Predicted 3D model of a 349-nucleotide part of an RNA (small-subunit ribosomal RNA, central domain) from a metagenome. The full RNA is in RNAcentral, with records from SILVA. Its Rfam family is "Bacterial small subunit ribosomal RNA". Its family is annotated with structural constituent of ribosome and ribosome in the Gene Ontology.
[in-house]
Context: one part of a larger RNA
RNA sequence: CUGGGCGUAAAGCGCGCGUAGGCGGCGAAGUAAGUCAGACGUGAAAUCCCUCGGCUUAACCGAGGAACCGCGUUUGAAACUGCUUUGCUCGAGUCCGGGAGAGGAUAGCGGAAUUCCGGGUGUAGGGGUGAAAUCCGUAGAUAUCCGGAGGAACACCAGAGGCGAAGGCGGCUAUCUGGACCGGUACUGACGCUGAGGCGCGAAAGCGUGGGGAGCAAACAGGAUUAGAUACCCUGGUAGUCCACGCCGUAAACGAUGGAUGCUAGGUGUCAGGGGGGUAUUACCUUCGGCGCCGUAGUUAACGCGAUAAGCAUCCCGCCUGGGGAGUACGGUCGCAAGGCUGAAACUC
Numbered sequence: 001c002u003g004g005g006c007g008u009a010a011a012g013c014g015c016g017c018g019u020a021g022g023c024g025g026c027g028a029a030g031u032a033a034g035u036c037a038g039a040c041g042u043g044a045a046a047u048c049c050c051u052c053g054g055c056u057u058a059a060c061c062g063a064g065g066a067a068c069c070g071c072g073u074u075u076g077a078a079a080c081u082g083c084u085u086u087g088c089u090c091g092a093g094u095c096c097g098g099g100a101g102a103g104g105a106u107a108g109c110g111g112a113a114u115u116c117c118g119g120g121u122g123u124a125g126g127g128g129u130g131a132a133a134u135c136c137g138u139a140g141a142u143a144u145c146c147g148g149a150g151g152a153a154c155a156c157c158a159g160a161g162g163c164g165a166a167g168g169c170g171g172c173u174a175u176c177u178g179g180a181c182c183g184g185u186a187c188u189g190a191c192g193c194u195g196a197g198g199c200g201c202g203a204a205a206g207c208g209u210g211g212g213g214a215g216c217a218a219a220c221a222g223g224a225u226u227a228g229a230u231a232c233c234c235u236g237g238u239a240g241u242c243c244a245c246g247c248c249g250u251a252a253a254c255g256a257u258g259g260a261u262g263c264u265a266g267g268u269g270u271c272a273g274g275g276g277g278g279u280a281u282u283a284c285c286u287u288c289g290g291c292g293c294c295g296u297a298g299u300u301a302a303c304g305c306g307a308u309a310a311g312c313a314u315c316c317c318g319c320c321u322g323g324g325g326a327g328u329a330c331g332g333u334c335g336c337a338a339g340g341c342u343g344a345a346a347c348u349c
Stems, first nucleotide, its partner, number of pairs: 003321004007303002012317001014201004021194003025088007033081002035077008049065006091191001092188003095184004103177007110154001115149007125136002162169002206247006215241002220236004258316006266294006273288002298305002322349003331342004
C1' cells in the first nucleotide's frame, strides 16, 4: 500500500462539544473542472508480446508489426459529481400548547438507626466464635428508660421502572437550570451527518491546603486457626470514606457491540408515558417515543443476534494484522507525586 476484519478469537477511543477534512435531500437554468467520445501531436532506441529470418539447435542476433495502458492541444456531449444562479419542503432547526422523570447546581428541613456523653432503674455478667481467646464489666458494664451531642446514609415506596452523552443519579421542600417526548393548520429553507487535531466532562482509589470524623475500615497491633498463617475468623484501629477548593484522568469506564440515515414478518409485557379516533370513564382499535422478553427471513465458526440487528445498504471516524518479550525500554509530553498518554527492538516459540 492493498485485502480481510473489530459482541465472545487480535481489534470500537470511557463519553461528549466541535475545527480542518470527507460525505450529503427534491426541482430548474447555466457552466464544462472531474467524466465520456473523436481528431492531431508526442510517448527515443533497446526491453516485453506477435510474425518472419541468421548462426547445425538454443541462448543470442536481425527485420517488420503490435504495444508503450501516459501526457498535451483541439472539437464536441451534458446523464452523473463539482461550481454559479434560482426555487421547494419530506432532512435539520425555530415557535406555540402539553404531560413525565433518582437529569444537574445551591440552600434549608426531617425521621429511623449506630456511636459517644449526662441522669434513673438494676446486678454479674457482656461480647464474640465452628469452638475459643484477646476485649469490655463490681471504679457498676450488657439490658432498659429519659435527656443531650455529632457525623454519615436515606428503610418501605422500588418495578424487566424512570432520567442522563458517558461517568452516574434515590428522604422532603424551595430557588436556579439542561435535555428528551407528544400534539399543532405557524416560521426558516438543506441551515445536514461524521469528525484527524483541539476543548470539555469523566466511578473508585490516590495527591495538595483547610475543615470534619458517628459508623465502616487498607496499614498496623493483639487473639485464634495452622506444620507455618506476614491470610481467611475474632477484638481493636490510623489513613481514607464526608465537606470546600485545586489536582489526578484511570476501570471488566461492558451491551466486552463507535456515530448517523434508510429499508426488512410477527407476538407479548411495561413506562398508571404522550396524542388522535370510536366510546359511558373502563375494556378495545390505531399511532409516536423509551425499556424488556420470544421469534420469521436473513446472518454467524458456533454461541447467539434478530426493527434497541450481530439482517440489507450508504457516509464519516477509531482500531486490529501470531504468542512471549511488553503496555516494558528509550525519547517526547502531561502530572506536586503516584503515575498517565504516545510506544519499540534484540531475543525466543
Description: The coordinates come from a structure-prediction model, not an experiment, and the mean pLDDT is 88.